[in-house]
Context: one part of a larger RNA
């Protein structure tokens, strides 16, 4: 890891409520005695103490169908119309360990210094080498004190180093030789030294050169039993079917926010019927949002203007400029502005329609993290797969198609079966069901098959103005002058660095000049003119505007990799149009389960109203998580009543066959070897795959 065993809502009390059974204005007997059966006990009978219950009101005396308040013979207030008790079962609250496993921790009493701390008694151990204090002696010098030199000694928390005792650093080992070790290198090594024995200190404690150390592999309070099932608003876990119906993730409130209470929303049973909901249509209501506007409240712009400030001029008188309160015209913003003002939405009434969907009262609950998306909005950065509110939807608790793949986008809501039919979203070359349909145009970028501002003589519509055989637009051939070198400037300035002006003249036309170019001229083109060519007037050309697909802008990390893939160009892209056709647990056919309503027979009760139960018909239903309700199957055991069994019971293996499912089989055969069943009815230690379960085994 697996297998097999065990392994969790139970029991005893008072409460509520639902059925059921007795008896009924009553009901019931508890400890108890007394008997019956082997014990434990469990059954019968006996036994009225008390218990509810049949009368309430009032603090209460007390009255009593009343009665309390009150001055009341008012008026409220709680009452008077009568149904209970007691048992059984099932639901559930309350108190008990209360569905089961889980703490850290607190208390009580006792075990512990044989590990290690610290004392206390007595005992043991430190190789060798080095340094040479105090002092003591000689012997020089000296006036002394002294000082120099030699010896002698042998002091020290003294130096080097083994034993001994520690662990610096490194490496090894880390299912180890070892739950702290080895190797190698290090510190102390006469000391506050290590050490042996044998005694002392004890948990609210002890000892601690304080490291919160250490007190037997255990120390911010050892350890072992008791309290004890401590208590856990927390995590896990919680065992057989089927069938009906199905939520919340919200408000309010909490030493409240991951809990709970009460309401919302689920479920059960009764009652609710000229009734309520719900849809619609129709009358009637209050409203101050969007939108609007500026009359109020403010803001904010222009321009006029009164009045006042300040400034410049001016002798003055005054003039301009500029500022601030005001008033006056335009043209304007608002969540907390309104003179106005919708749509929906709300509410009442009525008419339909629909058919319990309504509300009450009682029992049972979950639920209080919610999530995307789509509408309106607030916060943000008109950011978030973001927060926050509201109105819808899906998911949540929803399976099936599609969207490659995808909880929440699109279709669409799975009672069970058909190798039956139609469709929805969506698709129809091939992967891969269906159209290599059809029409008409667009697209060349593989745009399709990711992006913005901005750019685009890309390529197709469509409008609107001019020009054009008296020849257009494009080319080619010639012109393209002349006063003049305008005038000033300037070193030059001649059309062409600047500055002013920008005419007149000859012409078919030519700017005092739109580039290029020279130091200035020159030169080369232009506009503008001639000629040549040479458009099917449904022609040709020169412009503005606007549509539709395109195309640049466009860089990213393992590998094309932003078509799901091949691949695809008059498509298999795009836009418009038709016909077909594919495609789902959706609708339809057919056979079948169920549930609920109703009618119909039939059979049994009956208080004759009617209820139960079963079969048929017939409608409408049958997705479900957390809940609520209802039906069942299966283990043990009891007691009845009937079976079987050495001509083989239980139990196991293989095979069959019945049932909607738990399961069943007095069916087969194989294995066992002694007990077991079926019906009815009670009781439960009654159904395991999960709890880092427990225990055994592989």
């Nucleotide at each position: 890891u697996c297998c097999g065993g065990c392994g969790a809502g139970u029991u005893u009390u008072c409460g509520u409520u639902u059925u059921g059974u007795g008896c009924g204005a009553g009901u019931u007997u508890a400890u108890g005695u007394u008997g019956a059966c082997u014990a434990a006990g469990u059954c019968a009978a006996c036994g009225a103490a008390g218990g509810c219950g049949u009368a309430g009101g009032g603090a209460a005396a007390c009255c009593g169908a009343g009665u309390c308040u009150g001055a009341a013979u008012a008026g409220g207030g709680c009452g008077u119309u009568u149904a209970g008790c007691a048992c059984a079962a099932g639901a559930u609250g309350g108190a008990a360990g209360a569905c089961c496993c889980g703490a850290a921790a607190c208390c009580u009493g006792g075990u512990g210094a044989g590990c290690u701390a610290a004392c206390c008694a007595u005992g043991a151990g430190c190789a060798g080498g080095g340094u040479g204090a105090g002092u003591c002696c000689c012997g020089a010098u000296g006036a002394c004190c002294a000082u120099c030199g030699g010896g002698a000694g042998g002091a020290g928390g003294c130096c080097c180093g083994c034993a001994c005792u520690c662990u610096u650093u490194a490496g090894a080992g880390u299912u180890a030789c070892a739950a702290a070790u080895c190797u190698a290198u290090g510190a102390g090594a006469c000391g506050a030294c290590u050490u042996g024995u044998g005694g002392u200190u004890a948990g609210a404690g002890g000892u601690a050169a304080u490291a919160u150390g250490c007190c037997a592999a255990u120390c911010g309070a050892a350890c072992c039993a008791g309290g004890a099932g401590a208590u856990a608003g927390c995590u896990g876990g919680c065992u057989c079917u089927c069938c009906c119906u199905g939520a919340a993730a919200u408000a309010u409130a909490u030493a409240u926010a991951g809990g709970u209470a009460u309401a919302g929303c689920c479920u059960u049973g009764c009652a609710u019927a000229u009734g309520a909901g719900c849809u619609a249509g129709u009358g009637g209501g209050a409203g101050g949002u969007a939108g609007a506007g500026c009359a109020c409240u403010g803001g904010a712009u222009g321009c006029u203007u009164u009045u006042g400030g300040u400034g410049a001029c001016g002798c003055a008188a005054g003039u301009c400029a500029u500022c601030a309160c005001g008033a006056g015209c335009a043209a304007u913003c608002a969540a907390a502005c309104u003179c106005c003002a919708a749509a929906u939405a709300c509410c009442c009434a009525u008419u339909a329609g629909u058919g319990u969907u309504u509300u009450g009262c009682a029992g049972g609950a979950g639920u209080c993290a919610g999530a995307a998306c789509g509408g309106c909005g607030c916060g943000g950065c008109u950011a978030a797969g973001c927060g926050c509110g509201u109105c819808g939807c899906u998911c949540u608790a929803a399976a099936g198609g599609g969207a490659a793949a995808c909880a929440a986008c699109c279709c669409a809501g799975a009672u069970u079966g058909u190798c039956g039919u139609c469709u929805a979203a969506g698709g129809c070359c091939u992967c891969u069901a269906a159209g290599u349909a059809a029409a008409u145009g667009c697209u060349a970028a593989g745009u399709g098959u990711u992006a913005a501002a901005c750019g685009u003589a890309g390529u197709u519509g469509a409008a609107u103005u001019c020009c054009u055989u008296a020849a257009a637009c494009a080319g080619u051939c010639a012109g393209g002058a002349g006063g003049u070198u305008g005038g000033c400037u300037c070193a030059g300035a001649a059309g062409c660095a600047g500055c002013c002006a920008u005419c007149c003249u000859u012409u078919a036309a030519a700017g005092a000049a739109a580039g290029c170019g020279u130091a200035a001229c020159a030169g080369c083109u232009c506009a503008c003119u001639g000629a040549u060519c040479u458009a099917u007037u449904c022609g040709g050309g020169a412009a503005u505007u606007u549509g539709g697909c395109g195309c640049g802008a466009a860089a990213a990390a393992u590998g094309a990799a932003u078509c799901g893939a091949g691949g695809c160009u008059c498509a298999a892209g795009c836009a418009u149009u038709u016909c077909g056709c594919c495609g789902a647990a959706g609708a339809c056919a057919c056979a079948g389960a169920u549930u609920u309503a109703u009618a119909u027979u039939u059979a049994c009760c009956u208080c004759c109203g009617g209820g139960u139960a079963a079969a048929u018909g017939u409608a409408a239903g049958u997705g479900g998580u957390a809940a609520g309700g209802g039906a069942g199957c299966g283990u043990u055991g009891a007691a009845g009543u009937u079976g079987c069994a050495g001509u083989g019971a239980a139990g196991g293996g293989c095979c069959g066959g019945c049932g909607u499912a738990a399961g069943c089989c007095a069916g087969g055969u194989c294995u066992g070897g002694a007990g077991c069943g079926a019906c009815u009815u009670c009781a439960a230690g009654u159904g395991a795959g999960a709890a880092u379960g427990c225990c055994g085994g592989a």